[in-house]
Source information:
Model confidence (mean pLDDT): 82 of 100. A computed fold for an 82-nucleotide RNA from a bovine gut metagenome, annotated as Glycine riboswitch aptamer. It matches the Rfam family "Glycine riboswitch aptamer". About the family: This family represents the bacterial glycine riboswitch. RNAcentral holds the sequence, with entries from MGnify.
RNA sequence: ACUUUGGAGAAGUCCGCUUAUUGCGGGUGCCGAAGGGGCAAAGCAAGGUAACUUGUCAAUCUCUCAGGCAAAAGGACAAAGU
Numbered sequence: 001a002c003u004u005u006g007g008a009g010a011a012g013u014c015c016g017c018u019u020a021u022u023g024c025g026g027g028u029g030c031c032g033a034a035g036g037g038g039c040a041a042a043g044c045a046a047g048g049u050a051a052c053u054u055g056u057c058a059a060u061c062u063c064u065c066a067g068g069c070a071a072a073a074g075g076a077c078a079a080a081g082u
Base pairs, nucleotide, nucleotide: 001082002081003080004079005078006077011028013027014026015025016024017023029069030068031067035065036063037062038061043056044055045054046053047052
């Protein structure tokens, strides 16, 4: 990386237009586990006699841009196999 299986949360919300109806636009309330943004110590690197200074660095934390809020789809992550 691929395949299979499992896999949460939150309005089946309101209004307008339009339908051969998984549509478009606007509003309010929410969710965090696609993706994305932000933050720590140690360590490491550089400078310095030293004290120290600067830089670098995470997530399931946090933000909610994106995405999502019946089912379907998606889904971090986990297990098994290749």